[in-house]
Context: one part of a larger RNA
RNA sequence: CUGGGUGUAAAGGGCGUGUAGGUGGUUUAUUAAGUUGGAUGUGAAAUCCCUCGGCUUACCCGAGGAACUGCAUUCAAUACUGAUUAACUAGAGUGUAGAAGGGGAAAGUGGAAUUCCUGGUGUAGCGGUGAAAUGCGUAGAUAUCAGGAGGAACACCGGUGGCGAAGGCGACUUUCUGGUCUAACACUGACACUGAGGCGCGAAAGCUAGGGGAGCGAACGGGAUUAGAUACCCCGGUAGUCCUAGCCGUAAACGAUGAAUACUAGGUGUAGGAGAUGUAAGUCUUCUAUGCCGACGCUAACGCAUUAAGUAUUCCACCUGGGGAGUACGACCGCAAGGUUGAAACUC
Numbered sequence: 001c002u003g004g005g006u007g008u009a010a011a012g013g014g015c016g017u018g019u020a021g022g023u024g025g026u027u028u029a030u031u032a033a034g035u036u037g038g039a040u041g042u043g044a045a046a047u048c049c050c051u052c053g054g055c056u057u058a059c060c061c062g063a064g065g066a067a068c069u070g071c072a073u074u075c076a077a078u079a080c081u082g083a084u085u086a087a088c089u090a091g092a093g094u095g096u097a098g099a100a101g102g103g104g105a106a107a108g109u110g111g112a113a114u115u116c117c118u119g120g121u122g123u124a125g126c127g128g129u130g131a132a133a134u135g136c137g138u139a140g141a142u143a144u145c146a147g148g149a150g151g152a153a154c155a156c157c158g159g160u161g162g163c164g165a166a167g168g169c170g171a172c173u174u175u176c177u178g179g180u181c182u183a184a185c186a187c188u189g190a191c192a193c194u195g196a197g198g199c200g201c202g203a204a205a206g207c208u209a210g211g212g213g214a215g216c217g218a219a220c221g222g223g224a225u226u227a228g229a230u231a232c233c234c235c236g237g238u239a240g241u242c243c244u245a246g247c248c249g250u251a252a253a254c255g256a257u258g259a260a261u262a263c264u265a266g267g268u269g270u271a272g273g274a275g276a277u278g279u280a281a282g283u284c285u286u287c288u289a290u291g292c293c294g295a296c297g298c299u300a301a302c303g304c305a306u307u308a309a310g311u312a313u314u315c316c317a318c319c320u321g322g323g324g325a326g327u328a329c330g331a332c333c334g335c336a337a338g339g340u341u342g343a344a345a346c347u348c
Base pairs, nucleotide, nucleotide: 003320004319005318006317007302008301012316014201015200016199017198021194022193023192025088026087027086029084030083031082033081034080035077036076037075038074039073040072041071042070049065050064051063052062053061054060091191092188093187094186095185096183097182098181099180103177104176105175106174107173108172109171110154115149116148117147118146119145120144121143125136126135162169163168206247207246208245209244210243211242215241216240220236221235222234223233258315259314260313261312262311263310266293267292268291269290270289271288272287273286274285275284276283277282297304298303321348322347323346330341331340332339333338
């Protein structure tokens, strides 16, 4: 390489959008590029293979045949693929009427709690722990009442419940805005799927500048513990956590499971619709989403099982013994931290 694989053994890109490319629904006609068959030419000789023959045999040599799986030209076939053509509606999309939602952005508002400040009451402790101590407190703390300031987060509802491509999203109101689902029709007429590069989004931490800073809290200081304690526990506490603008581009970015389509027993819950029936309670049917259990099948097993890890097709990404190493070097990106790409020697 052929191949075999990618839930857990090595291996699914963090997620989308989309270029090239690859792949692509039903029917008609034309064409004949692919495809299939025939013919002709060519495919040097030697070699290989087969049959004879010559050396006493063999090696070796000679003769004939076959073969040279290829290429070109030409004739024909037209099922399939392609191209062109005309149509279709089952894929895809648009419109109409409804529905649910922590989907996104901006502005504003609210209550509970912590902390701080001011004032009142009040007096000797408070706090903390396994036990303590550091710490706070007679300059009046803790506790309690009233008023004020400020920042951050939104108890209950809350749910293997909802929404989003993923990251993620949870107080309330308003404005702007994306997607999804259902019903019945009408319209467009394959407009589709995937997607190397590209572009965009992307938790936390970190970085730059300017704000903000209640609580928490890397670093740091102190008290304990201990043989030691650069920790676990306690008292403090800076960056940070928050906002605005910009960078970073990584995570066990996980369902450790790429996307799309079709097919293949059921049972049971939840969420959002629609229909039928019924006075109602309810029952039945159907679509979408999300869970659990489970037949066939699959799997090394565990398990998966109409939300497949089953049966198939298309396209992309990735793997190929462990260590060295996600390192070195180079390149690109970044303010930096670092990221992406990514070896070898050597060794087992």